Predicted 3D model of a 345-nucleotide part of an RNA (large-subunit ribosomal RNA, domain IV) from a Candidatus Omnitrophota bacterium. The coordinates come from a structure-prediction model, not an experiment, and the mean pLDDT is 85. Lineage of the source: Bacteria > Pseudomonadati > Candidatus Omnitrophota. The full RNA is in RNAcentral, with records from ENA. Rfam family: Bacterial large subunit ribosomal RNA. Rfam links the family to the GO terms structural constituent of ribosome and ribosome.
[in-house]
Context: one part of a larger RNA
RNA sequence: ACCUCGCUAAGGAACUCGGCAAUAUAGCCCCGUAAGUUUGCGAGAAGGGGUCCCUGUGCCAUAUGGUGCAGGGCGCAGUGAAGUGGCUCCUAAGACUGUUUAGCAAAAACAUAGGUCUCUGCUUAACUCGUAAGAGGAUGUAUAGGGACUGAUACCUGCCCGGUGCCGGAAGGUUAAGGCUAGAGGUUACCCUGAGAUUUUUUCGAGGGGAAAGCUUCGAUCCGAAGCCCCGGUGAACGGCGGCCGUAACUAUAACGGUCCUAAGGUAGCGAAAUUCCUUGUCGGGUAAGUUCCGACCCGCACGAAUGGUGUAACGAUGGGAGCACUGUCUCGGCGAGGCACUCG
Numbered sequence: 001a002c003c004u005c006g007c008u009a010a011g012g013a014a015c016u017c018g019g020c021a022a023u024a025u026a027g028c029c030c031c032g033u034a035a036g037u038u039u040g041c042g043a044g045a046a047g048g049g050g051u052c053c054c055u056g057u058g059c060c061a062u063a064u065g066g067u068g069c070a071g072g073g074c075g076c077a078g079u080g081a082a083g084u085g086g087c088u089c090c091u092a093a094g095a096c097u098g099u100u101u102a103g104c105a106a107a108a109a110c111a112u113a114g115g116u117c118u119c120u121g122c123u124u125a126a127c128u129c130g131u132a133a134g135a136g137g138a139u140g141u142a143u144a145g146g147g148a149c150u151g152a153u154a155c156c157u158g159c160c161c162g163g164u165g166c167c168g169g170a171a172g173g174u175u176a177a178g179g180c181u182a183g184a185g186g187u188u189a190c191c192c193u194g195a196g197a198u199u200u201u202u203u204c205g206a207g208g209g210g211a212a213a214g215c216u217u218c219g220a221u222c223c224g225a226a227g228c229c230c231c232g233g234u235g236a237a238c239g240g241c242g243g244c245c246g247u248a249a250c251u252a253u254a255a256c257g258g259u260c261c262u263a264a265g266g267u268a269g270c271g272a273a274a275u276u277c278c279u280u281g282u283c284g285g286g287u288a289a290g291u292u293c294c295g296a297c298c299c300g301c302a303c304g305a306a307u308g309g310u311g312u313a314a315c316g317a318u319g320g321g322a323g324c325a326c327u328g329u330c331u332c333g334g335c336g337a338g339g340c341a342c343u344c345g
Stems, first nucleotide, its partner, number of pairs: 002339007010331002014329001019326001027051005036041001038152001052073009074078001086324007094315001098110002114150007127136003153311004158241003163238002165234005172229003178223002183218005190210004196204002242260005269303001270300001281297005
């Protein structure tokens, strides 16, 4: 020096990103207990008092116990050791208990009850696994089961169906396999021609041309479903929710007007916000002093309504801010103990 502890004058967070760490608080009995609130809570709120032993005595129980009253006693100290809540206020997000990155993240993330939409009518539900048989769903049956989003509760959830998706429709357009089939080609009996061969007549015959039926190849037109085009619906479906100019008897501002564009131009509520760039916006509060915090304002770069909006009691090893108590965190160090280390044996 390091590790783990104990004590420390005066001050008491001046430390620090931040009271991190360490103090402090603490059991039981009695008194007492605010705002708020979903009337359950909040609450052990907060804040006080008591706590040991002896004598006498009351009550309840009887079993050693429990609970009082009046005196007295000792110590620095009576939950005498160990163990054993610090508290309060404002605010953010999440309702809550719960779950999670086994081994750097426990949270505001996930889940949740509740809400909504959608699919599913059952002799194989929808859906999932499997090539299939089959299995799950379910020995269930729409108060059931699957999928998606939201996330207790309270008050609410506006406008747009032009695009995309989904649902419905069927008149017209387009249209596959396939079907009917005009026609065309190939092959060939046969016919015509015929180099040439042969022979008494005659017969054979390469090559060329034509060609029925059959078989076969192709094939225009026409017929031909869903889908798409088309016509409607649908937002707790994917999503979207404007610009410019002017105007009031100071100024400023614009209830008002004009114009362009759009499917429609953001309603309620909230707002420098877990969202605000400019920005430490401006004002107020708290401090001697506050880029944080709380309350307002609204010029929302770029909030906004189940990718939910705004509140909210309760809850928490959650985040931010403030205070009381308390302290070696600090001013600023010091002393001590046991280790480790080092030296000697």